Small-subunit ribosomal RNA, 5' domain from Apteronemobius asahinai, 538 nucleotides, folded computationally. NCBI's taxonomy places the organism under Eukaryota, Bilateria, Neoptera, Ensifera, Apteronemobius. Model confidence (mean pLDDT): 82 of 100.
Context: one part of a larger RNA
RNA sequence: GGAUGAACGCUGGCGGCGUGCUUAACACAUGCAAGUCGAACGAAGCGCUUAAAACUGAUUUCUUCGGAAUGAGGAUUUUUGUGACUGAGUGGCGGACGGGUGAGUAACGCGUGGAUAACCUGCCUUACACAGGGGGAUAACAGUUAGAAAUGACUGCUAAUACCGCAUAAGCGCACAGUAUCGCAUGGUACGGUGUGAAAAACUCCGGUGGUGUAAGAUGGAUCCGCGUCUGAUUAGCUAGUUGGUGAGGUAAAGGCUUACCAAGGCGAUGAUCAGUAGCCGACCUGAGAGGGUGACCGGCCACAUUGGGACUGAGACACGGCCCAAACUCCUACGGGAGGCAGCAGUGGGGAAUAUUGCACAAUGGGGGAAACCCUGAUGCAGCGACGCCGCGUGAGCGAAGAAGUAUUUCGGUAUGUAAAGCUCUAUCAGCAGGGAAGAAAUGGAACCCUAGGUUCCAGUGACGGUACCUGACUAAGAAGCUCCGGCUAAAUACGUGCCAGCAGCCGCGGUAAUACGUAUGGAGCAAGCGUUAUCC
Numbered sequence: 001g002g003a004u005g006a007a008c009g010c011u012g013g014c015g016g017c018g019u020g021c022u023u024a025a026c027a028c029a030u031g032c033a034a035g036u037c038g039a040a041c042g043a044a045g046c047g048c049u050u051a052a053a054a055c056u057g058a059u060u061u062c063u064u065c066g067g068a069a070u071g072a073g074g075a076u077u078u079u080u081g082u083g084a085c086u087g088a089g090u091g092g093c094g095g096a097c098g099g100g101u102g103a104g105u106a107a108c109g110c111g112u113g114g115a116u117a118a119c120c121u122g123c124c125u126u127a128c129a130c131a132g133g134g135g136g137a138u139a140a141c142a143g144u145u146a147g148a149a150a151u152g153a154c155u156g157c158u159a160a161u162a163c164c165g166c167a168u169a170a171g172c173g174c175a176c177a178g179u180a181u182c183g184c185a186u187g188g189u190a191c192g193g194u195g196u197g198a199a200a201a202a203c204u205c206c207g208g209u210g211g212u213g214u215a216a217g218a219u220g221g222a223u224c225c226g227c228g229u230c231u232g233a234u235u236a237g238c239u240a241g242u243u244g245g246u247g248a249g250g251u252a253a254a255g256g257c258u259u260a261c262c263a264a265g266g267c268g269a270u271g272a273u274c275a276g277u278a279g280c281c282g283a284c285c286u287g288a289g290a291g292g293g294u295g296a297c298c299g300g301c302c303a304c305a306u307u308g309g310g311a312c313u314g315a316g317a318c319a320c321g322g323c324c325c326a327a328a329c330u331c332c333u334a335c336g337g338g339a340g341g342c343a344g345c346a347g348u349g350g351g352g353a354a355u356a357u358u359g360c361a362c363a364a365u366g367g368g369g370g371a372a373a374c375c376c377u378g379a380u381g382c383a384g385c386g387a388c389g390c391c392g393c394g395u396g397a398g399c400g401a402a403g404a405a406g407u408a409u410u411u412c413g414g415u416a417u418g419u420a421a422a423g424c425u426c427u428a429u430c431a432g433c434a435g436g437g438a439a440g441a442a443a444u445g446g447a448a449c450c451c452u453a454g455g456u457u458c459c460a461g462u463g464a465c466g467g468u469a470c471c472u473g474a475c476u477a478a479g480a481a482g483c484u485c486c487g488g489c490u491a492a493a494u495a496c497g498u499g500c501c502a503g504c505a506g507c508c509g510c511g512g513u514a515a516u517a518c519g520u521a522u523g524g525a526g527c528a529a530g531c532g533u534u535a536u537c538c
Stems, first nucleotide, its partner, number of pairs: 001538004006534005013393006019386002021351001026349003030346003035093003040090002044086002046083003051078003055074002060069003100304003109229008119221002124217007132166001134164002141156006172197005178191005202209002230276003237267003242264008279301004283294004306327005329340004357383001359382003365379001366377004396426004406417004430479001433473001435472003444460007482527005487508003493522005503510002
């Protein structure tokens, strides 16, 4: 000099864009953060609706005045259908994404370059081939019942794109051999043959949407290898599934991954093992570069979700807002037993030098579900708070010498402040005021037509931010300057006070009676909505 997720002191006008728990991976009240589909399914409720039954009975007609007939309307029950309807349940898809944190990890974790002749891949795209015919349950619900609750138990009823057999098999898996060809060994690829095994689901508003198998693609993932990746030798030996082989098991898959047996290996001064520290990178800071330092924000990868362990489901997890077990903690309890997990967004306590609102909206972008309408989305878009950072703007401009007053100083003549002020003439950025106008950010949906996945026409309708930005009008110099320094380094000096005291100080050093170095004043210098100090890095 530059830099910072900074903090502290003094000061503080506006806007834009960014950014904001670096400490306790400490504990958390409250609300929200993952749902959706009725075009998979049954039942219930509600509204409307169709028809009927019995009940009640306005009105009207007849009458022998006793009554008879008519039957609007009402409400009950049953019944027909229907719904942008409602909340539970079965079922499907999604809760493995998105969001957070950096505790652990010195490792194939990350980076980079390869390998898979050792692999998987829901949704999506393409192609081919199918979708025949049956069955038994179960939740919901009803009844009984246990419990304070959480949650159950038993009996009975019912549906499906839920579940289970059967049939079919182009293609596929497995087994057995074969041919051709290729290869780095086990083998790979292609093509026949024989045997054997395994599928499916319908819904519909008739436009469509789905289902099964196989192959290919795309996307996402898994595994392995070369090289690189902090410090310590005041850590020198480490290792028994350890190193290799065979058989078996296991996995999507190679492999001591696991196991039985056999062999006795494997690593290490090119630093094993042990200990300490640490998420890694793109990048960021600095530097002429080489380097050095850092790993906040943004992006990629990894790991974790109170601590430890485990599997289930699934295309995908050993799963932050799923399950089970153990532990600590908190809460409820009728003491028998239960409930919970903010390192999601806000917010609270605590810790700390220190870090924000229990805000608005799904309008846009993106995601999940749905045929769609639409629903959900603390992702996201916005707003709020903080000079925390960067950038921009303003705090006025011109003229103005009687060089006013005041202040400081003085050799008492003057000098400085100083064109500075006053005064005159202007301007109106910003803020404030009033009135008016007022966005862009919007892409869409429905219908019809053309004709094909697009276009045309018509109709309908959508903005959280926000009546905000922006534009316009009127108005007044009014509302807007501080901080540090002035001995040398280093730009800027005098007076008074103090008297090795009080104090200053980054280094050298100042202060003991005329201190340009302390304190104050005046003047000056430098930066400026900031200026200094502290901390850290180059």